[in-house]
Context: one part of a larger RNA
RNA sequence: CACCGCCCGUCACACCAUGAAAGCUGACUGUACCAGAAGUCACGAUGCCAACCUUCGGGAGGCUACUGCCUAAGGUAUGGUUGGUGAUCGGGGUGAAGUCGUAACAAGGUAGCCGUAGGGGAACCUGCGGCUGGAUCACCUCCUU
Numbered sequence: 001c002a003c004c005g006c007c008c009g010u011c012a013c014a015c016c017a018u019g020a021a022a023g024c025u026g027a028c029u030g031u032a033c034c035a036g037a038a039g040u041c042a043c044g045a046u047g048c049c050a051a052c053c054u055u056c057g058g059g060a061g062g063c064u065a066c067u068g069c070c071u072a073a074g075g076u077a078u079g080g081u082u083g084g085u086g087a088u089c090g091g092g093g094u095g096a097a098g099u100c101g102u103a104a105c106a107a108g109g110u111a112g113c114c115g116u117a118g119g120g121g122a123a124c125c126u127g128c129g130g131c132u133g134g135a136u137c138a139c140c141u142c143c144u145u
Stems, first nucleotide, its partner, number of pairs: 003108001005105001008101002011098001013095004018090003023085012039070001041068002047063003052059002111132009
């Protein structure tokens, strides 16, 4: 590239990320309970023992099993946080020449916009209230000349 302009939304196609979602599946973690290895400590033999004593019988002293407390991994139940995945549903973004219309920009051909309510393939339409960031015409006040 200047109205043969600009431009809005639905729909169709492709790709991208994303929200919801019955569920499925990880990580971390809280609570209650079950169970309880090793080990310290406590208790401790009718079992065991070189040092000391002994009248050789044993004694003193000690050790161990057993038992108890604490307790790791583990298990059961029920919560929390945070990931992945998930039929399907929702909008969003992007993409030279797709479809339907023409909403906005000029008074954009019903001025536009804001709020709200109803309606509609879609942009939107209608009602009510508000704004001028509306063109045109008339009048009033003010400013400049």
Small-subunit ribosomal RNA, 3' minor domain from a Nitrospinaceae bacterium, 145 nucleotides, folded computationally.
It was read from a public genome assembly.
The organism belongs to Nitrospinaceae, within Bacteria.